[in-house]
RNA sequence: GCCAGGGUAGCUCAGUGGUAGAGCAGGGGCCUGAAAAGCCCUGUGUCGGAAGUUCGAUUCUUCUCCCUGGCACCA
Numbered sequence: 001g002c003c004a005g006g007g008u009a010g011c012u013c014a015g016u017g018g019u020a021g022a023g024c025a026g027g028g029g030c031c032u033g034a035a036a037a038g039c040c041c042u043g044u045g046u047c048g049g050a051a052g053u054u055c056g057a058u059u060c061u062u063c064u065c066c067c068u069g070g071c072a073c074c075a
């Protein structure tokens, strides 16, 4: 340098045009003399960034930044 995959909640990930969710973690409450266990409640996330298309974009298009793998180069 070329190709492919990925970047969404603290973490692991889903969602792929109709306005964002699960598990775990965290917080609050009930119960107990107190714990543990159990039960209930709890998410205002620039969807990496910018622009475009659209009534509407996390989703489609272009540019760009970062991560992973492969290929090429390496006098």
Stems, first nucleotide, its partner, number of pairs: 001071007010024004018055001026042005048064005